RNAcentral holds the full RNA, with entries from Greengenes. A computed fold for a 500-nucleotide part of an RNA from an uncultured bacterium, annotated as small-subunit ribosomal RNA, 5' domain. Rfam family: Bacterial small subunit ribosomal RNA. The coordinates come from a structure-prediction model, not an experiment, and the mean pLDDT is 86.
Context: one part of a larger RNA
RNA sequence: GAACGAACGCUGGCGGCAGGCUUAACACAUGCAAGUCGAGCGAACUGAGGGACUUCGGUCUUGAGGUUAGCGGCGGACGGGUGAGUAACGCGUGGGAACGUGCCCUUAGGUAUGGAACAACAGUUGGAAACGACUGCUAAUACCGUAUGAUCCUCUUCAAUGGAGACAUUGUUGAGGCAAAGAUUUAUCGCCUAGGGAUCGGCCCGCGUUGGAUUAGGUAGUUGGUGGGGUAAUGGCCUACCAAGCCGACGAUCCAUAGCUGGUUUGAGAGGAUGAUCAGCCACACUGGGACUAGACACGGCCCAGACUCCUACGGGAGGCAGCAGUGGGGAAUCUUGGACAAUGGGGGAAACCCUGAUCCAGCGACGCCGCGUGGGUGAGGAAGGCCUUCGGGUUGUAAAGCCCUUUCACCGGGGACGAUGAUGACGGUACCCGGAGAAGAAGCACCGGCUAACUCCGUGCCAGCAGCCGCGGUAAGACGGAGGGUGCUAGCGUUGUUC
Repeated sequence: GAACGAACGCUGGCGGCAGGCUUAACACAUGCAAGUCGAGCGAACUGAGGGACUUCGGUCUUGAGGUUAGCGGCGGACGGGUGAGUAACGCGUGGGAACGUGCCCUUAGGUAUGGAACAACAGUUGGAAACGACUGCUAAUACCGUAUGAUCCUCUUCAAUGGAGACAUUGUUGAGGCAAAGAUUUAUCGCCUAGGGAUCGGCCCGCGUUGGAUUAGGUAGUUGGUGGGGUAAUGGCCUACCAAGCCGACGAUCCAUAGCUGGUUUGAGAGGAUGAUCAGCCACACUGGGACUAGACACGGCCCAGACUCCUACGGGAGGCAGCAGUGGGGAAUCUUGGACAAUGGGGGAAACCCUGAUCCAGCGACGCCGCGUGGGUGAGGAAGGCCUUCGGGUUGUAAAGCCCUUUCACCGGGGACGAUGAUGACGGUACCCGGAGAAGAAGCACCGGCUAACUCCGUGCCAGCAGCCGCGGUAAGACGGAGGGUGCUAGCGUUGUUC
């Protein structure tokens, strides 16, 4: 000098754009953050209107439409948060073969025929509650048979090609096995099988990736093989047997520290430091373990164990903000329990639409960057006052006053968007435009011994104090405190911390 997710002190007019718990991955009151589909299904409630009867009170019946607890489907694996763990194929980069992939695109073919349940519901019943138990009834795109079926799966015959061979690919013979679901407003949307694609993902490898040798040996599923199991798939991934290997001074093992990267910052560069915001990947979701699904070993799912908190009728239950706000606590320190789905995107739905603390906006704080303003011209008898003085004067100083102007920003009044090419605007009566009044509402902070731009007086008297280094202060201190003056920066200025 530059930089900062900064903090502290003094000060503070406006706008735009960004950013705002770096500490306790500490504990959390409250609200919201993941639903949706009645065009899958039975049922219940409501009910415009119509019909019949009527003692004119009403009764019976039909019924468009609407609402929905339950069964069922899809989505809750995305989006959002955090960086505890991890020195690792975790990440980065470049390759690889033994794999999967809902929804989407494309190609070919199919969608036949039956059955038995379980919720809801009704009845009985247990419990303080959470939540159940038993009996009976019922539908489906829920579940289970049968049929049909291939280029699909398993086994098999033969041939060709490749190969040293095991075998692989293509074609071929035969045997066995496997599917489906319907809905409506009749035009569509679905469902099943097989092939291909796209996307996304799982796995393997080369190289790179902090410090410590005051850590030198480490390792028994350990290293390799064979058989078997398991997986979507390779593999000690698991298991039985066999062999005795494998890693290590090119640093194994152990310990400490740490999410990695694109980047950011500094620097002429090389390099150093760093990994907030934004983007990619990984890991985690009170702590530890487990599985169900196309996909999770699942933040707002389930089961088990533990700690903690809460409810309880003491028998037993409920919970998980490292989502958005917000609270306590910790701390030098970090925001509103806001608005809207209008836009962009996501989930569901045929659609209308519903949901969306993603997102878009607003609020708060000079936390940062950028822009603007706090007026312009004229004005000497160099006014008054202040300060200094050699008492002549000098300086503050064209500064003020006065006179002549202007009106940015803010303020008041009126109009009023783009963002949405048909409808729909939270932002917002905002931005912007027009008019109006009036210099009116708007300047501070640090420093002035040298480094280092800027000097005098008074007070103090090695005291009080200053200080980044050198050093100032013991009676004329340009270094302390105040004043006048000056210098620097300016809605900021200084100090502290950290990096180069």